Predicted 3D model of a 131-nucleotide RNA (FMN riboswitch aptamer (RFN element)). The coordinates come from a structure-prediction model, not an experiment, and the mean pLDDT is 81.
RNA sequence: CUUUUGUUCCAAGGCGGGGCGCAAUUCCCCGACCGGCGGUUAUAGCCCGCAACUCCUGCAAAAUAUUACGGCAGGACUGACGCAGUGAGAUUCUGCGGCCGACGGUAAAGUCCGGAUGAAAGGAGUUUUUU
Numbered sequence: 001c002u003u004u005u006g007u008u009c010c011a012a013g014g015c016g017g018g019g020c021g022c023a024a025u026u027c028c029c030c031g032a033c034c035g036g037c038g039g040u041u042a043u044a045g046c047c048c049g050c051a052a053c054u055c056c057u058g059c060a061a062a063a064u065a066u067u068a069c070g071g072c073a074g075g076a077c078u079g080a081c082g083c084a085g086u087g088a089g090a091u092u093c094u095g096c097g098g099c100c101g102a103c104g105g106u107a108a109a110g111u112c113c114g115g116a117u118g119a120a121a122g123g124a125g126u127u128u129u130u131u
Stems, first nucleotide, its partner, number of pairs: 006126005015031005032111002034101002036050004045099002054076006062067001081097005103114003
């Protein structure tokens, strides 16, 4: 340094003012703010892929049975960008103008509350093994 095993830790940010109203950080008006992980000739919310969320199926265990919160495995679903400039190279940088944002709750929510002191893409360390 490469490979293998176990294990520990880390792993999401963001709203104010006004209006109507019994009630809105949810609607309307004005102005703001935020951007998980890996990759990509060069730095990415909107290029490619992944995770999360939601839904479905199967399995195992528990249980007299009903049952399916939870566990494991598989599957489905899964948003959004243009122009100009520089350059060898950029939908990633610079300039300008745009666009997008799970589910449940609640007066209709990317920004409030909740599942979540969770899970996870993945990252870092440590251990073991091998060359």